Context: one part of a larger RNA
RNA sequence: GAACGAACGCUGGCGGCGUGGAUUAGGCAUGCAAGUCGAACGAGAAUCUGAGAGUCCAAGUUUUCGGACAAGGAUUUUUGGAGGAAAGUGGCGGAAGGGUGAGUACAACAUGGAUAAUCUACCUUCAAGUUGGGUAUAGCUUUCCGAAAGGAGAGAUAAUCCCGGAUGUGGUGAUCCGGCGCAUGCCGGAGACUCCAAAGGUGGGGACCGCAAGGCCUGCCGCUUGAAGAUGAGUCCGUGCACUAUCAGCUAGUUGGUGAGAUAAUGGCUCACCAAGGCUAUGACGGUUAGCUGGUCUGAGAGGAUGGUCAGCCACACUGGGACUGAGAUACUGCCCAGACUCCUACGGGAGGCUGCAGUCGAGAAUCAUUCGCAAUGGGCGAAAGCCUGACGGUGCGACGUCGCGUGGAGGAUGACGGUCUUCGGAUUGUAAACUCCUGUCAUGUGGGAUAAAUAGCCCGGGUGUGAAUAGCACUUGGGACUGAUAGUACCACAGGAGGAAGAGACGGCUAACUCUGUGCCAGCAGCCGCGGUAAUUCAGAGGUCUCGAGCGUUGUUC
Numbered sequence: 001g002a003a004c005g006a007a008c009g010c011u012g013g014c015g016g017c018g019u020g021g022a023u024u025a026g027g028c029a030u031g032c033a034a035g036u037c038g039a040a041c042g043a044g045a046a047u048c049u050g051a052g053a054g055u056c057c058a059a060g061u062u063u064u065c066g067g068a069c070a071a072g073g074a075u076u077u078u079u080g081g082a083g084g085a086a087a088g089u090g091g092c093g094g095a096a097g098g099g100u101g102a103g104u105a106c107a108a109c110a111u112g113g114a115u116a117a118u119c120u121a122c123c124u125u126c127a128a129g130u131u132g133g134g135u136a137u138a139g140c141u142u143u144c145c146g147a148a149a150g151g152a153g154a155g156a157u158a159a160u161c162c163c164g165g166a167u168g169u170g171g172u173g174a175u176c177c178g179g180c181g182c183a184u185g186c187c188g189g190a191g192a193c194u195c196c197a198a199a200g201g202u203g204g205g206g207a208c209c210g211c212a213a214g215g216c217c218u219g220c221c222g223c224u225u226g227a228a229g230a231u232g233a234g235u236c237c238g239u240g241c242a243c244u245a246u247c248a249g250c251u252a253g254u255u256g257g258u259g260a261g262a263u264a265a266u267g268g269c270u271c272a273c274c275a276a277g278g279c280u281a282u283g284a285c286g287g288u289u290a291g292c293u294g295g296u297c298u299g300a301g302a303g304g305a306u307g308g309u310c311a312g313c314c315a316c317a318c319u320g321g322g323a324c325u326g327a328g329a330u331a332c333u334g335c336c337c338a339g340a341c342u343c344c345u346a347c348g349g350g351a352g353g354c355u356g357c358a359g360u361c362g363a364g365a366a367u368c369a370u371u372c373g374c375a376a377u378g379g380g381c382g383a384a385a386g387c388c389u390g391a392c393g394g395u396g397c398g399a400c401g402u403c404g405c406g407u408g409g410a411g412g413a414u415g416a417c418g419g420u421c422u423u424c425g426g427a428u429u430g431u432a433a434a435c436u437c438c439u440g441u442c443a444u445g446u447g448g449g450a451u452a453a454a455u456a457g458c459c460c461g462g463g464u465g466u467g468a469a470u471a472g473c474a475c476u477u478g479g480g481a482c483u484g485a486u487a488g489u490a491c492c493a494c495a496g497g498a499g500g501a502a503g504a505g506a507c508g509g510c511u512a513a514c515u516c517u518g519u520g521c522c523a524g525c526a527g528c529c530g531c532g533g534u535a536a537u538u539c540a541g542a543g544g545u546c547u548c549g550a551g552c553g554u555u556g557u558u559c
Stems, first nucleotide, its partner, number of pairs: 001559004006555005013405006019398002026361003030358003035092003040089002047082011060069003099316003109240007118233002123229008131165001133163002140155006170196002175190006200221006208215002242288003249279003254276008291313004295306004318339005341352004369395001371394003377391001378389004408438004418429004442500001444495005452486001458480009503548005508529003514543005524531002
C1' cells in the first nucleotide's frame, strides 16, 4: 500500500447492487417448511332437494251445531337425487429441494482412465402382448381394555391390493457354431430338460345383438415382456493434495492361494482350509490440525495466505448401533434398540428432536423480520382445472461492503463584526459571511403511472391426422377475455423554498500540515526514534493549517 462475512470509538442525507451467527455440531416455547391423485377403490358427514307416511297447529268451506273436509306451517320417520367434508385402502412423491462443516489426512476431493466386473423409477424411440379365475383386508358395524398414547376380539366389503392358471413376440439357460479382441473374455446365431408376464380407468358413437348393464367400433391415459437411448449412480486404477522422527518399526483377516457364501457387481467383503507373507527413512505406524475443489486476497511475476457468499463433490442430522421399504436410503421433519436431556401422567405408562424459515435463551467483541406472495422461475402429484412448495420471487433491518448523487451556483472589499496572533503598525480567519441575482439534483407534498404476463386451461373460427363417422381425441394455426406479492413502487409532471443534509483524524522526523496559553520527568503522549525536570511546533485546550470525506480513525488477520 492492498484486502476483510470484521469488531470498537466519534459522526451520519439519499439511492442502486451485493452481503449479514465466523463463538456453543449448546438448549429450544410457538407457527409454518411434503404432499397430491375421486379419471385406481369401497364407503360417505354437513347442507340442499323430490316423493310417501305419522303427529301437532290451522286460515277457510260446509253443517243436522255433534262434526266433516281442508290450502298452508312445524316436527318425526322411510326412500330417491345433488353435494362432497374428514378419515381409510391403493399409486406416485417424502433418497429431490433446503441446512451445517462435527467427523474425515483418505473409502474424501481434483484430474485422467477402466468397467470384457455393474444397476438405473419417471422420460424418449422401437417390437410384441394386455387372457381367464380366486380369497383376503382396512375403512365400517359391534364387544372390550387403557388416564392418555394406543390396543385386542368378532362380523361383513372394494380395487390399478394380493395369489394361482393360460399364452410366450421375447428373455433366462447346460452345450454347440461363426466372427472378433485387451488376460479373465465380448458380439451374433442355433438350442435339450426347464423357468418367467399383465390391470384396468375414462371419453365418443352409426348400423347390429341384448330386458338392462353392456357387447361391438374407436380415441386417450395406464399395465406387462424385451431391445436401444438419455440421465443418475456404484466399483476399480494412475497422479496430485498439511505439520510432526521429542512417533521407527507396524500388521493376524494381517498378505496371498483354493473352494464356498454374499452383492446389481469385482474383491478377505465374509467364512473353511493351505502357505507365510504384506508395509516401511521415497517416512510405514502413531500424534496434532483440517471438509476438498472451481475459486478468493496479495504480488511485476514466481510464490505466499485462504476456501465466507455463488457453483461441483463429500460427510452429518440429539449421541451410539441396526436393518426394513424401495429403481434409489442404511433415510434431517420414516421405523427399531440403547443412552443423555426436556415434557405429559390417573405413577401403570407415554411423547419429543430447528446443523429447514422466522424467532428465543445462553456464551460472545460480534451478525437481521416470529414479514408478503406462489404473480414469475423451478420442483412433487394430477388427463386437466388445480393443490402443495419458509425452494424461489419480494419487502424490511444493519454505512457491513462497493458504486453513484447531494449538502448549492455566480457575483460580492470599508477586506465588516467576532476569534486568534502581534514587533501594537498590523497580519490572519477571508469572497469566507452579510448582501444581490439564480438553479432545483436528493428529500417533502400533489397528480398520473409501468416492464416483468408468456403460457396452460376457457370462448369463437380454420387446417392436418386417427377413424365407419360431419362423434370424440391429438397436433397445429388466427383472434378474444382472464391472471402481479412486489406496488400506487420505479418513472414522469407540477408546487414551494437555499430552505431538511459534515464530519473524522493528524500537524517533531519517517509524513502533507505551526503558533499561543496551561502544565512542569507531574499529568500525560507514543507505530519506531523518542517528548515532558518553567518559553514543550511531541502532553491538555484554543486559533490556524493539512488529508480524506458520509465517512474518518483504532484494533485484529493475510500478502
Model confidence (mean pLDDT): 80 of 100. A computed fold for a 559-nucleotide part of an RNA from an uncultured bacterium, annotated as small-subunit ribosomal RNA, 5' domain. Rfam family: Bacterial small subunit ribosomal RNA.